[in-house]
Context: one part of a larger RNA
RNA sequence: UGCAUACGGUGGAUGCCUUGGUAUGAGAAGGCGAUGAAGGACGCGACUACCUGCGAAAAGCUAUGGGUAGGUGGAAAUAACCUAAGAUCCAUAGGUGUCCGAAUGAGGCAACUCAUUAGAAGUAAUGUUCUAAUAUCCGUAUCUGAAUAAAUAAGAUAUGUGAAGCUAACCCGGGGAAGUGAAACAUCUCAGUACCCGGUGGAAGAGAAAACAAUAGUGAUUUCCUAAGUAGUGGCGAGCGAAAAGGAAAAAGUCUAAACUGACCGGCAUGUUAAAGGAUACAACCGUUGUGCCGGCAGUGUUGCGGGACAGUCCGAGAAGUGUUUGUAAUAACUUCAUAAAGUAAAAAAUCAUAAUGUGAAUUGAACCGGAUGGGAAGCCGGGCCAUAGAAGGUGAUAGCCCUGUAAGUGAAGCAUUAAGACUUUAUGUGACUGCACCCAAGUACCACGGAAUAAGUGAAAGUCUGUGGGAAUCCGGGAGAACCAUCUCCUAAGACUAAAUACUCUCUCAUAACCGAUAGUGAACCAGUACCGUGAGGGAAAGGUGAAAAGCACUCCUACUAGGAGAGUGAAAUAGUACCUGAAACCGUAUGCAUACAAGCAGUUAGAGCUCCAAUAAAUUUAUUUAUCGGAGUGAUAGCGUGCCUUCUGGAUAAUGAGCCUACGAGUUACUCGUCCGUUGCAAGGUUAAGAAUCUAAGAUUCGUAGCCGGAGCGAAAGCGAGUCCGAAAUGGGCGUAGAGUAACGGGCGGUAGACGCGAAACCGGGUGAUCUACCCUUGGCCAGGAUGAAGUGACGGUAAAACGUCAUGGAGGUCCGAACUAGUGUGGGUUGAAAACCGCUUGGAUGAGCUGAGGGUAGGGGUGAAAGGCUAAUCAAACUCGGUAAUAGCUCGUAUUCCUCGAAAUAGCUUUAGGGCUAGCCUCGAGUAUAAAGUGUCACGGAGGUAGAGCGCUGAUUGGGCUAGGGCUGUCACAACGGUACCAAACCCAGACAAACUCCGAAUUCCGUAGACAUGUUUCUCGGGAGUCAGGCAGUGAGGGAUAAGCUCCACUGCCAAAAGGGAAACAACCCAGACCAUCAACUAAGGUCCCUAAUUAAUAGUUAACAGAGAAAGGAUGUCAAGUUGCAUAGACAACUAGGAUGUUGGCUUAGAAGCAGCCAUUCAUUUAAAGAGUGCGUAAUAGCUCACUAGUUAAGCGACUCGGCGUCGACAAUUCGCGGGACUUAAACUAUUAACCGACGUUAUGGAUUCUAAUUUUAAUUAGAGUGGUAGAGGAACAUUCUAUGCUGCUGUGAAGGUGUGUGGUGAUGCACGCUGGAGCGCAUAGAAAAGCAAAUGUAGGCAUAAGUAACGAUAAAAUAGAUGAAAAAUCUGUUCGCCGAAAAUCUAAGGUUUCCUGAGCUACGUUAAUCGUCUCAGGGUUAGUCGGGUCCUAAGUGGAGGCUGAAAGGCGUACGCGAUGGAUAACAGGUUAAUAUUCCUGUACCCGGCAUAUAUCGAUUAAGAAUCGCGAGGAGGGACGCAGGAGUGAAAUGACAGCCGCCCGUUGGAUUAGGCGGUCUAAGCAAGUAGGUAUAGGAGAAAUGUAAAUGCGUAUUUCCUGCCGAGAUGUUACGGAGAGGGCUAAGCCCAUAAAUUGUCACUAAUCAGACUGCCGAGAAAAGCUUCGCGCGAGAGAUAUAUGUUGGACCGUACCGUAAACCGACACAGGUAGAUGGGAUGAAUAUUCUAAGGCGCUC
Repeated sequence: UGCAUACGGUGGAUGCCUUGGUAUGAGAAGGCGAUGAAGGACGCGACUACCUGCGAAAAGCUAUGGGUAGGUGGAAAUAACCUAAGAUCCAUAGGUGUCCGAAUGAGGCAACUCAUUAGAAGUAAUGUUCUAAUAUCCGUAUCUGAAUAAAUAAGAUAUGUGAAGCUAACCCGGGGAAGUGAAACAUCUCAGUACCCGGUGGAAGAGAAAACAAUAGUGAUUUCCUAAGUAGUGGCGAGCGAAAAGGAAAAAGUCUAAACUGACCGGCAUGUUAAAGGAUACAACCGUUGUGCCGGCAGUGUUGCGGGACAGUCCGAGAAGUGUUUGUAAUAACUUCAUAAAGUAAAAAAUCAUAAUGUGAAUUGAACCGGAUGGGAAGCCGGGCCAUAGAAGGUGAUAGCCCUGUAAGUGAAGCAUUAAGACUUUAUGUGACUGCACCCAAGUACCACGGAAUAAGUGAAAGUCUGUGGGAAUCCGGGAGAACCAUCUCCUAAGACUAAAUACUCUCUCAUAACCGAUAGUGAACCAGUACCGUGAGGGAAAGGUGAAAAGCACUCCUACUAGGAGAGUGAAAUAGUACCUGAAACCGUAUGCAUACAAGCAGUUAGAGCUCCAAUAAAUUUAUUUAUCGGAGUGAUAGCGUGCCUUCUGGAUAAUGAGCCUACGAGUUACUCGUCCGUUGCAAGGUUAAGAAUCUAAGAUUCGUAGCCGGAGCGAAAGCGAGUCCGAAAUGGGCGUAGAGUAACGGGCGGUAGACGCGAAACCGGGUGAUCUACCCUUGGCCAGGAUGAAGUGACGGUAAAACGUCAUGGAGGUCCGAACUAGUGUGGGUUGAAAACCGCUUGGAUGAGCUGAGGGUAGGGGUGAAAGGCUAAUCAAACUCGGUAAUAGCUCGUAUUCCUCGAAAUAGCUUUAGGGCUAGCCUCGAGUAUAAAGUGUCACGGAGGUAGAGCGCUGAUUGGGCUAGGGCUGUCACAACGGUACCAAACCCAGACAAACUCCGAAUUCCGUAGACAUGUUUCUCGGGAGUCAGGCAGUGAGGGAUAAGCUCCACUGCCAAAAGGGAAACAACCCAGACCAUCAACUAAGGUCCCUAAUUAAUAGUUAACAGAGAAAGGAUGUCAAGUUGCAUAGACAACUAGGAUGUUGGCUUAGAAGCAGCCAUUCAUUUAAAGAGUGCGUAAUAGCUCACUAGUUAAGCGACUCGGCGUCGACAAUUCGCGGGACUUAAACUAUUAACCGACGUUAUGGAUUCUAAUUUUAAUUAGAGUGGUAGAGGAACAUUCUAUGCUGCUGUGAAGGUGUGUGGUGAUGCACGCUGGAGCGCAUAGAAAAGCAAAUGUAGGCAUAAGUAACGAUAAAAUAGAUGAAAAAUCUGUUCGCCGAAAAUCUAAGGUUUCCUGAGCUACGUUAAUCGUCUCAGGGUUAGUCGGGUCCUAAGUGGAGGCUGAAAGGCGUACGCGAUGGAUAACAGGUUAAUAUUCCUGUACCCGGCAUAUAUCGAUUAAGAAUCGCGAGGAGGGACGCAGGAGUGAAAUGACAGCCGCCCGUUGGAUUAGGCGGUCUAAGCAAGUAGGUAUAGGAGAAAUGUAAAUGCGUAUUUCCUGCCGAGAUGUUACGGAGAGGGCUAAGCCCAUAAAUUGUCACUAAUCAGACUGCCGAGAAAAGCUUCGCGCGAGAGAUAUAUGUUGGACCGUACCGUAAACCGACACAGGUAGAUGGGAUGAAUAUUCUAAGGCGCUC
């Protein structure tokens, strides 16, 4: 270290549970709000952080009703209280109800600030406090009142229970997308959807026909069913899609306008010339009555067999009273009663009592005991009881009879509804006929054009709406009936109201569930829209369980311990101990057994030694051990064989994808009276209901309901005809039919429409949110050490006629120079899981300018901004972010979950904006049919087809040689003509040879077709129907093409295999050879291939070959390798080889040549002679000769010797990086090769034995038996099962004597899986049969959680640095104290703005936080801490900007903007020094001041008593001044600070000698205010007077001119403040105290950036506003006192104030090397704020 076992840790799965969710049904309610809502902020408790409740009357107050013994909420403990005089609690009605919010007195950064008026409280008085009112718009009323006379607009006041704002869906209206679909896209679709906006209601909208229809009729609207996926519409594509009729629900009808009238009201006209009129008659009288027109009001009137008005006629009609300018008469009209009708719903609108019902606290409410077990009984056993109650929950396990309840009854205050009343209101003049022709809804109907919406896209397009332009009629009118016209029919527009049936559910009550059960169900079971993230809109978690009861561990011990543990105790149980039920896995351990240190790999499987253990049996004896046997368990030396899983692919161990591991979750579902097929069931020439209704035991069932649908008849374009019909003149023709039963429901397969198997874009569109980053702009502030250069101008001198010009000074310009702060970011190094999501070091650019920077504002997404890079717009930019449309779409990738059985593909054709996608066909599967099979297939037989291989050259073409020979070329003779030659080209023809995919006189094999043929097989064929998958193929062989007769290349054809096929062989090796795996067997036989060893089987046999390590890689070519066969020659008449000898002569042949003699060259019958033989010479050689040879001959020797052809096996040719080109060892008459022979081995083949299963057949028998044939399998089709959750029924099942779950062992089944037992666990669970599904995981770079690995590894965040002693403590590198050392010191010091928000101080603590430890901390707990008239803010002012009454404008929402506000970064504005606290101080204290008010007193001035005038004050608007401003530069003054020198004060001066002269160290300081007006500035200034002018006026302001006077601003210094404060040092009992009423406390010089100064000079870019303040008069009001100064007294409220603040507290996720505005900023060096060192002060950077 591995395996195994046991026991633990970690972790939180599983099981069980449920307080929470989800869905649905029924009912209620359908709003709340200026009487202040919804929603919040802040408070209220004895103690109180949070939730709940409540509101300063504050976990509550009052009353009524209920109810009864306890109560003071969640939530304990303690304290203190309440309660039978009825608390707490429940219901109802009241009271109170801070502040914000529509928010409403004004303002505002919501929960804050500041007012006015009236009343009240309080004070000497002011300040102060309380209560009420005070917004805008609209309506109404009144008053006032412009231009402008009347009037109006406008304004003011009063009044209104007016409006506003919030709220889930439903509803109506105004606007209105895109992703998508159309396989692209534009009309179209998505869709009038999403979204924005306006508005109402409990519903909304619609609604009582200018309607439908069709010769018949209906009779407002709405909703459901149906009609119907029909009619239609539509790039006639994708798609869109009615209506009438029919059946139901519910039902309800009305009122105006007009004509006409009026005796009523208003306006205008008319009218005094008295008309007309005053209802009627007569008489009188009146006369602003009247009349006409217009408007209002009242009456009348409301319809389509047209109606009404008006006129006339007719009919009908209770009672009483009043009664018209006057009188009389009769009436009209009015009032009351009666009668009739209606009603709080439309057409008008209130209230009361009664009853009933409902709601709303409550209340009555039956019946059980015993025994054993157990911690506990409700379970078990035994015996009872109730039931209009056996729903449910609880109680220590499962309860009708224990508790709460349940069934059934009863029921108050209050509220609601209903009923019939009271009550209220209306009517009591209608109808008929005749006449008349007055009325019947106007910029309307209608028309044209442009659009929209109707199902309908402009179409032949009716009807509806309307933007523009035209523009009627009045019943003899007008509209409609799908262009239009006619006839006929229906209706009566241009006014209005109207319940029910219908839609929805933020909310309340009740109920239910084959819904979930903590990764589920709401995001949320829990203090969740929380924590957390983001500037914001917005996004958005995790997290349940002790036990029956806290009985929550007294006490002891270990330990530093409030950690943790060991005992003890409680409890049934503590391995139930608050990290708490069960407690799985990953992962991490401890103990024991075995294995492992010569040994290489998918880690297993098969065999298996040794060691260890267990049980049984037997034996032995030492009687508790040993031995033996059999069986089992653990380990596993050694050996054989053996390259994971998934996906995707022709093909994967692949070096192609995915997964770290485990657990949980995680993907073909659901809807539709949709389509189609199959199965089951009912009925059947019929079948069936839908909506709805009724009933009941009530989400269900039953019965009605026949509207509708399908079928029963088809054919045709249709008219139409009809078992036929159409075509046609016709049919003995053809097409489609007739001779097949459907329909409804349920289940299943597939399809359609929907997100449609799951996850996944980049994008598009809509509404919002963002300029705290950054870009640019606006307003208002701030910053830039020091040094250098030396423009213009000016002065002086020179110079000139004068200029110009020159020199010297002065001067101080500049997108000037050098260089810090500041800003930028050039190069380089580092960093790159950083210190940092852009930094650090060095270096570098700019640094008075187009500079940098703070604060407040503006510009917003196809938009902004951009000195322009497509840059920036919150770490996001070629179109931000966020939410929504949205589950966009994805022909693409990935993933897609249990088992067994049967069959089983394709990678092809055609078409395709198609090629990695589809459709149809092909191939697969399931079912049905086809049956004497006359189907299919194979072999044989017979009959046919064909033009390939081959062959051939007759055709077509190509082609070599020869012959022959036209023609041509060349050439000769040649004037021409003509003729000749030709070793040139060559047609045709002849002979010989030979080629072809697109040649064929020929021509196979294989193949194909046919057949009442034979045999075999037995449905394999074919037809119909359901379901697929496949359209990337690959290799090998053969035949072709392309290519190079290259490719592991490519494209076809045929076959096989792989794909989708395992096994044996080929060492290994998808495809090659053999062979097709149902399972088992330690049986047999074989195939390919093998048999020496590895390694199963022959060291087999016979005959040869090979000698090369050939076998065991290769060519042309080479070679006396060797073997076999053949042809041919020589040879005892002596071959071949070797040795000896000869090899001559004519002649040096001729020619040529300088020479050529056999041998430079040329010529040749290269001849001839002698010979045994010898070339006019085969080589070497010479200048040429010579010389040496050969051919040839003889001898010696003695038997075979040559040449050639073909074959077998070998050899060379043969060069690559480790031995490696037999699998290795090794093998040579073989273990190689050839041939022959005999054995054996060898596979999942075959056989044998047993078993499983499918199909067929038969037999019995309904589940088996027998026989036969089968059983590899991807995509895919079909069949049968297992498991999980829930439901129903049965088992009247199991269970504390122990369920589920967990964990082991054994065992059954082919398998998914089942069962039994042990341990754990402690309350539920199963079996059978049906049913219903959120129904099975290894993978999706899956989701969530847990745990590993790397790894005890990297790192521990500036290299400014530590050391030491002591203290504390359990423990000290880090804490505290002391002493040294080091670092910063224009900061790493001090103050302050923003921001943070308690971090500040003290005590206690150390789990976590702190990159280590910690006694420490900015951490945890507790307590404490912020004091203002003068500081800052508000109460004052205005800038950019912003809000905005009225107003203008816009589909809406809104936008702009006047008055008037708000708004600092600016203006205005009164306090200093010292002391003090643990923590605050310009705030407290001491001392000394100042500002603004009130009151009193004193003084001074002005004024009044009376008509006018009028001091003075208040209010209102106003005039004027002032406030009031740039940049740069230089000179002066000079404070503080600092330094120097001197004086003075204090202290030191040791050792060892002298000296006290000298030397050293430290200190030597003081404010505001007040007094006094210096330096200086101002000089075109200020003051006074006069005149003109402007203004409403002014004594103010401005101004020409003139005269007189000197004022105004102003540092510093000095004095006083101060007889005060501070003060070095020393001592001690030391966070402090004392010396202490403490010493000195002076002068000079130097320098200077405060101040003077809002100054001065120069320059061009020409440099806020308003108020406070000063002054002036005008109007109104008050007015007898007022103002100024001084003194006294009194008042000055509100908010901030701690602490950090270049940082550990802010912005950067951090205790982060980054960023962050302003002020002070000492000494030495130096020009300097550079640099280096240092003071004060602060630090050493948390290993």